[in-house]
RNA sequence: AUUACGGAGAGUUUGAUUCUGGCUCAGAACGAACGCUGGCAGCGUGGAUUAGGCAUGCAAGUCGAACGAGAAUUCGCGCCUUCAAGCCGCAAGGUGAGAAGGCGCGGAGGAGAGUGGCGAAAGGGCGAGGAACACGUGGGCAAUCUAUCUCAAAGUUGAGUAUAACCCGUCGAAAGGUGGGCUAAUACUGAAUGUGAUCGUCCGCCGCAUGGUGGAUUGUUUAAAGGCAGGGACCCGCAAGGGCCUGUCGCUUGGAGAGGAGCCCGCGUCCUAUCAGCUUGUUGGUGAGGUGACGGCUCACCAAGGCGAUGACGGGUAGCUGGUCUGAGAGGAUGGUCAGCCGCACUGGGACUGAGACACUGCCCAGACUCCUACGGGAGGCUGCAGUCGAGGAUCAUUUGCAAUGGGCGCAAGCCUGACAAUGCGACGCUGCGUGGAGGAUGAAGGCCUUCGGGUUGUAAACUCCUGUCAUUUGGGAACAAGCUCGGGGCGGGGAUAAUCCGUUCCGGGGUGAUAGUACCAGAAGAGGAAGUCACGGCUAACUCUGUGCCAGCAGCCGCGGUGAUACAGAGGUGGCAAGCGUUGUUCGGAUUUACUGGGCGUAAAGGGUGCGUAGGUGGUUUUGCGUGUCAGAUGUGAAAGCUCAUCGCUCAACGAUGAAAGUGCAUUUGAAACUGCAGGACUGGAGUACGGGGGAGGAGAGUGGAAUUCUUGGUGUAGCGGUAAAAUGCGUAGAUAUCAAGAAGAACACCGGUGGCGAAGGCGACUCUCUAUCCCGAUACUGACGCUGAGGCACGAAAGCUGGGGGAGCAAACAGGAUUAGAUACCCUGGUAGUCCCAGCCUUAAACGGUGUACACUUGGUGUGGGAGGAUUUGACCCCUUCUGUGCCGGAGCUAACGCGUUAAGUGUACCGCCUGGGGAGUACGGCCGCAAGGUUAAAACUCAAAGAAAUUGACGGGGGCCCGCACAAGCGGAGGAGCAUGUGGCUUAAUUCGAUGCAACGCGAAGAACCUUACCAGGACUUGACAUGCAACUGCACGUCCCGUGAAAGCGGGAUUCCUUCGAGGGUGUUGCACAGGUGCUGCAUGGCUGUCGUCAGUUCGUGCCGUGAGGUGUUGGGUUAAGUCCCGCAACGAACGCAACCCUUGUGUUUAGUUGCCACCACCGGUGAUGAAUCGGUGAGCACUCUAAACAGACUGCCCAUAUCAAGUGGGAGGAAGGUGGGGAUGACGUCAAGUCAGUAUGGCCUUUAUGUCCUGGGCUGCACACGUGCUACAAUGGCCGGUACAGAGGGAAGCAAGACCGCGAGGUGGAGCUAAUCCUAAAAAACCGGUCCCAGUUCGGAUUGAAGUCUGCAACUCGACUUCAUGAAGUUGGAUUCGCUAGUAAUGGCGCAUCAGCUACGGCGCCGUGAAUACGUUCCCGGGCCUUGUACACACCGCCCGUCACAUCAUGAAAGUUGUCUGCACCAGAAGUCGUUGAUCCAACCCGCAAGGGAGGAAGGCGCCAAAGGUGUGGGGAGCAAUUGGGAUGAAGUCGUAACAAGGUAGCCGUAGGGGAACCUGCGGCUGGAUCACCUCCUUU
Repeated sequence: AUUACGGAGAGUUUGAUUCUGGCUCAGAACGAACGCUGGCAGCGUGGAUUAGGCAUGCAAGUCGAACGAGAAUUCGCGCCUUCAAGCCGCAAGGUGAGAAGGCGCGGAGGAGAGUGGCGAAAGGGCGAGGAACACGUGGGCAAUCUAUCUCAAAGUUGAGUAUAACCCGUCGAAAGGUGGGCUAAUACUGAAUGUGAUCGUCCGCCGCAUGGUGGAUUGUUUAAAGGCAGGGACCCGCAAGGGCCUGUCGCUUGGAGAGGAGCCCGCGUCCUAUCAGCUUGUUGGUGAGGUGACGGCUCACCAAGGCGAUGACGGGUAGCUGGUCUGAGAGGAUGGUCAGCCGCACUGGGACUGAGACACUGCCCAGACUCCUACGGGAGGCUGCAGUCGAGGAUCAUUUGCAAUGGGCGCAAGCCUGACAAUGCGACGCUGCGUGGAGGAUGAAGGCCUUCGGGUUGUAAACUCCUGUCAUUUGGGAACAAGCUCGGGGCGGGGAUAAUCCGUUCCGGGGUGAUAGUACCAGAAGAGGAAGUCACGGCUAACUCUGUGCCAGCAGCCGCGGUGAUACAGAGGUGGCAAGCGUUGUUCGGAUUUACUGGGCGUAAAGGGUGCGUAGGUGGUUUUGCGUGUCAGAUGUGAAAGCUCAUCGCUCAACGAUGAAAGUGCAUUUGAAACUGCAGGACUGGAGUACGGGGGAGGAGAGUGGAAUUCUUGGUGUAGCGGUAAAAUGCGUAGAUAUCAAGAAGAACACCGGUGGCGAAGGCGACUCUCUAUCCCGAUACUGACGCUGAGGCACGAAAGCUGGGGGAGCAAACAGGAUUAGAUACCCUGGUAGUCCCAGCCUUAAACGGUGUACACUUGGUGUGGGAGGAUUUGACCCCUUCUGUGCCGGAGCUAACGCGUUAAGUGUACCGCCUGGGGAGUACGGCCGCAAGGUUAAAACUCAAAGAAAUUGACGGGGGCCCGCACAAGCGGAGGAGCAUGUGGCUUAAUUCGAUGCAACGCGAAGAACCUUACCAGGACUUGACAUGCAACUGCACGUCCCGUGAAAGCGGGAUUCCUUCGAGGGUGUUGCACAGGUGCUGCAUGGCUGUCGUCAGUUCGUGCCGUGAGGUGUUGGGUUAAGUCCCGCAACGAACGCAACCCUUGUGUUUAGUUGCCACCACCGGUGAUGAAUCGGUGAGCACUCUAAACAGACUGCCCAUAUCAAGUGGGAGGAAGGUGGGGAUGACGUCAAGUCAGUAUGGCCUUUAUGUCCUGGGCUGCACACGUGCUACAAUGGCCGGUACAGAGGGAAGCAAGACCGCGAGGUGGAGCUAAUCCUAAAAAACCGGUCCCAGUUCGGAUUGAAGUCUGCAACUCGACUUCAUGAAGUUGGAUUCGCUAGUAAUGGCGCAUCAGCUACGGCGCCGUGAAUACGUUCCCGGGCCUUGUACACACCGCCCGUCACAUCAUGAAAGUUGUCUGCACCAGAAGUCGUUGAUCCAACCCGCAAGGGAGGAAGGCGCCAAAGGUGUGGGGAGCAAUUGGGAUGAAGUCGUAACAAGGUAGCCGUAGGGGAACCUGCGGCUGGAUCACCUCCUUU
């Protein structure tokens, strides 16, 4: 430089993230099947299941040139019978060609059968069996065979005896058999010859051990068959013919070749160890037999071997291969069609024949099945081609032809051939073609959608102009055919110079096609006959409407459906593919999810409890040799087909042809020698030994010691002790506890003691002695790779537990009692037995953990500590420096999903071992091994789920922690809960008691006012374009309105009277009718807008950029201070910003200025009343605006000043001044969001529903109903009070359908009446508590006022249900309220009155405001509640009202055990033994050969008998596996079952592991262990679903 090839992911665990990990999808393929649909052609392909059973037809014959005999037919001759033209004859009669039939002989002919030869062992089918030299690959046979074929050589002489057919007889239903007689051969049997071959002997050569091969040899043994055709001379024969010669086909002998077969070997070839030991012809030898051949192949004898963890033996499954599918590849799966090999032929056994078989359409026997039968016997084998039944989801014609290719036989013609060639059927697959093309917009109609405008279907259609593939029809019309045969010619062979014959070539003639009148070509007509299927939530291309309403249904995974479903069903539209499209099944891929390429094991699944060590694996430096692995070359092979490439042929393609390449392999051979290996030599660095030091809870045994506990005895001493959150059980006046002394016993060893030491781990702790092992340091010497790891194996191995014997103080499972509790089989307490201790022996498991296997090497550092050595310096062994070896912490690079690890690696490498592959089922069942037992170890499956899990993140939560705040608690004051009444709610009731609100955050709430109305509810009566709006059309000239009558509860209905303007058009208005529509307090607040509540006036919530993290996220916003505040300051990988906080707004508190009526009245003036013509006071007027006030604008407060404190920052504490001081008081103002919070009944609004009613009107009733329960209030229970009398002081409001003064009447509510007031003017209007005086004297009262009676007033159409008020009378409960609970921190609570809205009136004691009087307390933040920030744990995320465990009960499913029972496979022992080979016998029988005249004998054989072996069968006894099973065990699953609450937070007793005991259950307790435990505060009980 060129060429070739070349690997894609997604969904799903979570609130979100990263990882681990499974499940699922997208791809390709198929001998497929199913659903819907279906025009044509080519090429392929099609019983995968019952190797289940089969009717019918066909699938192996051929040769007359091996042989005898020979039917039909025909020819010739002879005879007989019948007839007979003609001739002779008068006639009788004779003769008679010829015809028909019969018989005999001979010829032609050749059917059917037979003898004989070859074939039938091929071709065709199937895959049951078989895990094996069966197959594949490469070799070997010196251990072999081979018909036909080819080549070369030699021969083919001469005899004989039978037998089928046939004839005769006979048995049998049949199948078939049997006796006698005749006959041929290329049938059979001797003999001759011997080129040769075999055996023997000799010699040579060679090899690979036995041995092979060549030559010689008077030795030994051993062959044969003829048929056909032709021919000149000669010979034989009466003739026919033969001899002889030639050709050809055969035959015989041995040799060579080709092809085929047999045997042997190396390597490769499935799962299972829950199959670990197997084997007696077994392993070998000697000898024999047998075979074509080696061999225990078989037999006798001898020996005792042989195989196995590199998997024997056993079990299961399976034809193997070339190839096929998939895959980037490596691999994985598979073996249908085609091809090679093997095996099989109804099942089992056996041999015969033959070159070849133990034989698919041969034989014998046994068995099962089917058929025939005269019941005595027989016949059969489609896993050949078609076809049939059955089973099955499922797989074709009982077709044509030998024309081609191939096979068998034959000299040949030819015959046979379900091999094969063809056609048919099936969309089963691959490939090609078509169902039309161009133009065509009022974008038609229809459909669908719609925001009603339109959009879309859609150039699609219609319509216009074309084309003619396929199909249809008409006509023409192939190739595949060459052989073969006949005639003639040339050349050649052989021969005798001949003929026939053989080979080759040329010319001519004859005939051969199933497919098929097909392919193909041409003509004709007409867009005419030809499109479906699946999908449309994401993955995954493609969206809307309607219906349905967790129903019906969908679904590959995630998941859809509970009234707005792009997910169901239908429709329209769209997307994909297309004569197909989907679904199902299977395989590979994706899946690096078994990881060789190419994974892992601290926490996700996964390191063995620890060591020693066998096999195995692996191994330091150097040298020599060999050449095992390795590398390179060459040769052979790796069949063909297939794949790939090139070219070519069918119109293209599929398909096919030719060639190349490939086939990564195996074998042989030649070389190389680095690495590996093997052998030899050497080395010292790995390893080890010796020597000198050192440390230690290393191990075993023996002895000794003190403290404590308990017990015993004695003394002192008296009433309690003990125990707990509090108690009780228990002990104690029979003297405890306490205390002193003495004694006894057992167990454990305080302090030292330390992430200190030792050990392989478990583990080891008083002291001394004895024995014993390891380790570290130092320097020298020695051995010379002796090393590392380590499957099996062996040893050790905490605690608990077991056996036997001791011991037993304390502690303490079980157990008992007491508490706690709803219960308490627990936690707590009092006791207490095994056990804990010792000896001997078992057990062998732990969170046996560093959750981290062992060994070696390498790779920046810092700092402790244990043991040693050295240096330097010293008084010193201090300090310091260096180094070796242990043990910790922190950290760099690197690694890791992260957490984290980090020279003690989880870094970088090497070697070896162990282990993992989704969760559950399950470390379970069964089986094996071990154990006294408990149990340990090894270790599944069915079934079920789409997750289970790790780390980290953000929240939430905790009976976790820290900090902080709040009338949260505490400290106070007053209430509620008790009474009566009012009011709201629930419940009950009802025709209706309309509806909504339901923890805080519903309940004096919507409702700022239900007698009618309101009103939505109920009963009854009415209306239907409507009570109300708009539009259209028609009618009316009447309106509307007003008045009257009837009926009625009213509404309404019915009727009558009157009647406007006018331009005379019906214009306005109105009415009636009709159509659109109105109407709905009907449903959905979980379809919505808007508004509101609540956390909470809590201080929070976010963003941009940057930075950190793989990421979710973090940082900022955390930290130190401070604040009411994320307020401010400082610091900081952050810097800024936004919404909140604060401020700005209103009001109130002080002042100034301005203004002065209706406000004010100090000063001044005047008038009037009282008084004394006084003082004084009251009222009024004027004047005035000083004050109050009104209402506008300003000022003022900012930690500004001082002191102290502070990081001298923010700020905080104190003080001054000031009306006010640290946000002065109050209000308005409510961040991001939460609660599917509330409201469709305030209004608005989508959808749904209703339309003579769910709309509208009316009357009456109801919302007020009352065994009861709750909330919110009022009034009280009294003396801080009630009552009576007197006397003060407000603010803020309201007032014209109104407020209403003075006056009069009434006890009063109120009435009469009406001045004034559109209101800083008048009215409401009396403020009340307070204050002063009097009375009551602690009582159910002079408290309290309910209830009830009577009489009234007012409002109003109307007070019965159902108003308020007044007067008189009545005088209930109630004597301060259980558990519990509410409000409030100052002008507040408490208490007193006043006003207003709604409103005719009123249920108001409610709500909203106003002013008067006017407190107490706050030590403080432990606790309750709520909230904020930080941190921690978490198995929660619907977020603790969370999650979640187990028993029990019910249903379903799979499974273990199980008395037994039913098939099946198989071992051993024995019985029995068909056919048959072999052996033996063979008195019976036998043509060929020999001897013999013959009779007969011999040789050789046969039947039969016996024996070995031996199939089916039987008996007994084992083993494996399968099915069923009363009952039983656990397991899994299942919207709302029961009991508890074990775990997750310190989960309320930290949890978990092992073990033991106990208990309804989760579990509890003891002993030992682990952290994968929170909190560290002074202790602290129970419960909390």
RNAcentral holds the sequence, with entries from ENA and SILVA. The RNA shown here (small-subunit ribosomal RNA) has 1585 nucleotides and comes from a Kiritimatiellia bacterium. It matches the Rfam family "Bacterial small subunit ribosomal RNA". The coordinates come from a structure-prediction model, not an experiment, and the mean pLDDT is 83.